Molecule: small-subunit ribosomal RNA
Organism: metagenome
RNA sequence: AGAGUUUGAUCCUGGCUCAGAACGAACGCUGGCGGCAUGCCUAACACAUGCAAGUCGAACGAGACCUUCGGGUCUAGUGGCGGACGGGUGAGUAACGCGUGGGAACCUGCACUUCAGUGGGGGAUAACGACGGGAAACUGUCGCUAAUACCGCAUACGCCCUACGGGGGAAAGAUUUAUCGCUGAAGGAUGGGCCCGCGUCGGAUUAGCUAGUUGGUGAGGUAACGGCCCACCAAGGCGACGAUCCGUAGCUGGUCUAAGAGGAUGAUCAGCCACACUGGGACUGAGACACGGCCCAGACUCCUACGGGAGGCAGCAGUGGGGAAUAUUGGACAAUGGGGGAAACCCUGAUCCAGCAAUGCCGCGUGAGUGAUGAAGGCCUUAGGGUUGUAAAGCUCUUUCGGUGGUGACGAUGAUGACGGUAACCACAGAAGAAGCCCCGGCUAACUCCGUGCCAGCAGCCGCGGUAAGACGGAGGGGGCUAGCGUUGUUCGGAAUUACUGGGCGUAAAGCGCACGUAGGCGGCCUUUCAAGUCAGAUGUGAAAGCCCCGAGCUUAACUCGGGAACUGCAUUUGAUACUGUUGGGCUUGAGACCGGGAGAGGAUAGCGGAAUUCCCAGUGUAGAGGUGAAAUUCGUAGAUAUUGGGAAGAACACCAGUGGCGAAGGCGGCUAUCUGGACCGGUACUGACGCUGAGGUGCGAAAGCGUGGGUAGCAAACAGGAUUAGAUACCCUGGUAGUCCACGCCCUAAACGAUGGAUACUAGGCGUAGGAGGUAUCGACCCCUCCUGUGCCGCAGCAAACGCAUUAAGUAUCCCGCCUGGGGAGUACGGCCGCAAGGUUGAAACUCAAAUGAAUUGACGGGGACCCGCACAAGCGGUGGAGCAUGUGGAUUAAUUCGAUACUAACCGAAGAACCUUACCCACUCUUGACAUUGAAGGAAAGCUCUAGAGAUAGAGCCCUCUCUCACAAGGAGACCUGAAAACAGAUGUUGCAUGGCUGUCGUCAGCUCGUGCCGUGAGGUGUACGGUUAAGUCCGCCAACGAGCGCAACCCUCGUUCUGUGUUACCAGCGAGUAAUGUCGGGCACUCACAGGAGACCGCCGGUGUAAGCCGGAGGAAGGUGGGGAUGAUGUCAAGUCAGCAUGGCUCUUACGAGUGGGGCUUCACACAUGCUACAAUGGGCGCAACAAAGGGCAGCGAUACCGCGAGGUGGAGCAAAUCCCAAAAAUACGUCCUCAGUUCAGAUUGCAGUCUGCAACUCGACUGCAUGAAGGCGGAAUCGCUAGUAAACGCAGGUCAGCUAUACUGCGUUGAAUACGUUCCCGGGUCUUGUACACACCGCCCGUCAAGUCACUUGAAUUGUCUUCACCCGAAGUCCGUGGCCUAACCCGCAAGGGAAGGAGCGGCCGAAGGUGAGGGGGGUAAGAGGGACUAAGUCGUAACAAGGUA
Repeated sequence: AGAGUUUGAUCCUGGCUCAGAACGAACGCUGGCGGCAUGCCUAACACAUGCAAGUCGAACGAGACCUUCGGGUCUAGUGGCGGACGGGUGAGUAACGCGUGGGAACCUGCACUUCAGUGGGGGAUAACGACGGGAAACUGUCGCUAAUACCGCAUACGCCCUACGGGGGAAAGAUUUAUCGCUGAAGGAUGGGCCCGCGUCGGAUUAGCUAGUUGGUGAGGUAACGGCCCACCAAGGCGACGAUCCGUAGCUGGUCUAAGAGGAUGAUCAGCCACACUGGGACUGAGACACGGCCCAGACUCCUACGGGAGGCAGCAGUGGGGAAUAUUGGACAAUGGGGGAAACCCUGAUCCAGCAAUGCCGCGUGAGUGAUGAAGGCCUUAGGGUUGUAAAGCUCUUUCGGUGGUGACGAUGAUGACGGUAACCACAGAAGAAGCCCCGGCUAACUCCGUGCCAGCAGCCGCGGUAAGACGGAGGGGGCUAGCGUUGUUCGGAAUUACUGGGCGUAAAGCGCACGUAGGCGGCCUUUCAAGUCAGAUGUGAAAGCCCCGAGCUUAACUCGGGAACUGCAUUUGAUACUGUUGGGCUUGAGACCGGGAGAGGAUAGCGGAAUUCCCAGUGUAGAGGUGAAAUUCGUAGAUAUUGGGAAGAACACCAGUGGCGAAGGCGGCUAUCUGGACCGGUACUGACGCUGAGGUGCGAAAGCGUGGGUAGCAAACAGGAUUAGAUACCCUGGUAGUCCACGCCCUAAACGAUGGAUACUAGGCGUAGGAGGUAUCGACCCCUCCUGUGCCGCAGCAAACGCAUUAAGUAUCCCGCCUGGGGAGUACGGCCGCAAGGUUGAAACUCAAAUGAAUUGACGGGGACCCGCACAAGCGGUGGAGCAUGUGGAUUAAUUCGAUACUAACCGAAGAACCUUACCCACUCUUGACAUUGAAGGAAAGCUCUAGAGAUAGAGCCCUCUCUCACAAGGAGACCUGAAAACAGAUGUUGCAUGGCUGUCGUCAGCUCGUGCCGUGAGGUGUACGGUUAAGUCCGCCAACGAGCGCAACCCUCGUUCUGUGUUACCAGCGAGUAAUGUCGGGCACUCACAGGAGACCGCCGGUGUAAGCCGGAGGAAGGUGGGGAUGAUGUCAAGUCAGCAUGGCUCUUACGAGUGGGGCUUCACACAUGCUACAAUGGGCGCAACAAAGGGCAGCGAUACCGCGAGGUGGAGCAAAUCCCAAAAAUACGUCCUCAGUUCAGAUUGCAGUCUGCAACUCGACUGCAUGAAGGCGGAAUCGCUAGUAAACGCAGGUCAGCUAUACUGCGUUGAAUACGUUCCCGGGUCUUGUACACACCGCCCGUCAAGUCACUUGAAUUGUCUUCACCCGAAGUCCGUGGCCUAACCCGCAAGGGAAGGAGCGGCCGAAGGUGAGGGGGGUAAGAGGGACUAAGUCGUAACAAGGUA
């Protein structure tokens, strides 16, 4: 520090996710030791039991015990001090609660300092005793008694009150004689109370709140100020700088994270606050409204004799419960600290320790060295090996930790040690007791095999799994961390993804529709004052701990200790005055004003005008008009349309008219008048910053819509009809009502758009246009030049993701406002406000997805465009589709009808030939190392022939006696061949063409497809390859940021066409000779034909025209002319195209069978459908007769002549020929002659009968051919569709391969005869190039929308019902303070001899307030819920096709 994920790819925007750190954690697997920390985050839920606050006999009486009689010990009670500290918890609290810094009107026990005092009296009371009550808790009456308990009196420097005269107020003693106490006063300290500035969460779908409320006066109250309380008076106080209300929350030092700023958090430790079962209340006291005190009310629990009582673990342990989850009913006061005491000492669950827990941090160990036959085993393997792996074993060592035994601390200044026989040290034994967890597709370090087969499963995101899974599970191996490792949760980070540091708003989310303007924010030049902001210094404070730095102590570290720095803050004070601000003075450039001009669809009102439309009247006139793609509805013989004249009405204003003008925007268009707003130009001697923006607010605001009243010609939602259509609630047509118009009042929204808020300043230009002014020149007007204002186009810098913007900024800056933060849900729901309504405005969440989006790129596509090509159409010729037959396919059938191919690119295709064989299928019978290959012990030649059984395979018997080489005929060895045990193995046309090789089809013989370097672009990519020409062609030329190159094209190859040369038999025969009835038949010849081989020839080369050129057009010559015809040749790629059955091949499967053999059957079936063909339908024909003319092939298990036989197929026979020699072999259409004369025929030949021929072991299923007889459909073929552009189509025959024969009408070749037509590229199909749009990229056979149907989920509403919070009013009114009263009670003081009275106090009673409770009325927010509603999601449901291309109506 980044990475993954949207796309075919790219850049951007933008969300989601990951890598890091952390934790009071939990869960899973695992677990050796020690140190230091930490340990109910949930139920402030309920608690059994024990302990957590006592102490003092030197305050007091009494009692008990002991006694050495001196006294001592123990204690219930009175009394004193302490129980307000320490310890716990975080419920409440949004507050002066906390933090920080200040302030004045206060108190402060014990402790400290100083001053002064401590005299003399009195009356009670508990304990105790007696008698009672009660179950208990407890308690009543009478009686006795002490004090440092209580009360007077005296004294009073200072103290308090005061009207300044005066008045008031203390004490306690104990005793060992040295102290400890007590009282008053002052002071400081410590601790506390109160007040104030600033800071301190979210919600405005909470906007108004407040009556003791705000202030004053007076009295009360308090330690103290104060509406703190009361009476009276006034009417204030708070709030958009967020009051009130609602929700949430203890605050802080700090902690975690982060580069920082921030964000999150507030366990342990420390400071403050609050609370102590819930609510209320006071008492005591220096201090409490009191955790282990009191009273009352309530809930709960317990005891009870039912009458009454008792209790409060949010102290330490512990229990139940809740929960994912959090420890011992331990030891000690040894240390530190606290309470009491004079002290000894006592108490102390504070504390110090121990126990439990890997909960965290830190440290250590589980051994070290050596050891290659690289052991065995495992795993993988290309079978060679590799890896685990120096790892192990083995050998040599060591002993940390743990174990055993021994010694044994510091913590303790003199005593005292819970920890603890602990830490540490010494000795001994022995490698001995001690390793796991997660991961291995990318991010992200780490790979293979097997299993599984969209199953089981994984998954943080992207995504894996449908038979070869590095992603599931196991194994081997590897990577990471390590006594831990993973997972889950949470926080920060990455995230500049809320942007202060540090983001944006033309098109990605985002500029309010526009203006005016309030608060607020910001603000020109010069100068003055002050010093608020600002800057500098000083002082105080910013607790400690923590973080950081430097040291130190535990063996190290964690941890702890010492010092420093820091604590970025706040306050006070001193100074500075540039800037901002304040005050005063001035200025003119911002802004405004005045004068003079001209421009304009700016606004409002009134009037006027012509054209057009419709209607009405009248004339002319007659059968149609209208409308459409075509029609119909409609109008018209009752006279339409058309046309002429006249009239009426309403609405809108042609031309001018213009990226022209005006206006803030919406918007504004005939002419005239009146009223009126704004801008611009020129001038000026005015004002003097008066400015900009603008939250709320106010006004304006197209169209549609609403209300009331008018108006209504045209147009026209709704509606009706006609068409279109599968449907057509649409598009088209005919009608037509609201509305459109006017007046008044509402509505307040638009793609209200420049998708661009307003203002100011600055930053190259060029060309238009509108308004105004000036200059030069001119007689004058233009032209031209300059300035200001508006409005456009192009363009530099700059900006931008790109597109683009560019002085009218989207540039550079400043100020102010508005707005955005992933997509969907949703501009929806609820609530509020506005509205008559329609609706508007404000505006969420649950849930769901991993994307959604912008710009640009390459393709593909378009019922987009341009150009071009092709038998693509057109122009022609002939077919197919109808018939019969042949062949193939589908389907059906079957025991089997083997398999594959199956849009173009399957279907006379694999198959260049299924009777058996082939053959893969079916039935039956057989074989199991096998029909075939290799190795192989042993034996033998093999073969052949005969017989028996059998359908055959096969089985059995017999005959035949024998191979080659070495060598000699022996022995031995070798080879080929046969039989053959056992075992390795064979075999498979079984599966996967979606695991493959190879081969092939198709686009397409289309002209394309790429590369190097350079250049352009952030990039995908572009350029080159585009453009203008040209070509069959990316063929060539020109130009050009391209220059070159490659694969394709072309050419090189074969063949045909002309010619030359060579050669000359089997071909040929001109001349010479010979011969024949005739024939190159013979001698001979090589001239010709021909054959073979090698050359020549054609290149737009020449001429003319045209063109820059390439080229094109025409001509000559030539056998051939512009690639001369044909063939071979098929770029990058596409279709997971075809083929595992041609072959090869990975994986899987079968192994007495899915292998092999044999016989028979099937592949040849047949209602039907399709495809490809043949033959026809006839006279351009058919029959008969006669007569011609080819090329290219094939031939020895072959072709087979002459001859003879047969009507014929064919037979007999065999010449010749391994072929330019012989044979197949007759070419046919054709020509000539003749018959037929338009008919189901002398056309056509299917079908069937009979008789034959040939091949072959064998023609039944199931061959071909022949003869005779039979003589079907068919009279040129619907929609549709195919081939062909010249030696082509069409027609005609010939040959070959396969093959015993053949179902060949097929296929591959060959020649013979031999046309027609092409205007042209609008249209159909296919293709190429350029361009355009795109929401497509599996690429239009694409994408995608809505209803309905099914399931799941969350939400909204909902009759009603049920908790909770809160407000107001009233009722009741506990405890208790206060007030009043106090006839009853009262020892101390006073009067009095006494009785008694007084003073003072109390019980009781009354009153105000008052918790809980009750009643009623509201408000807020929850739970449940029949029903209703939309939403989201969910491989293959229904209906249509709305959007994306002009998406077929933009």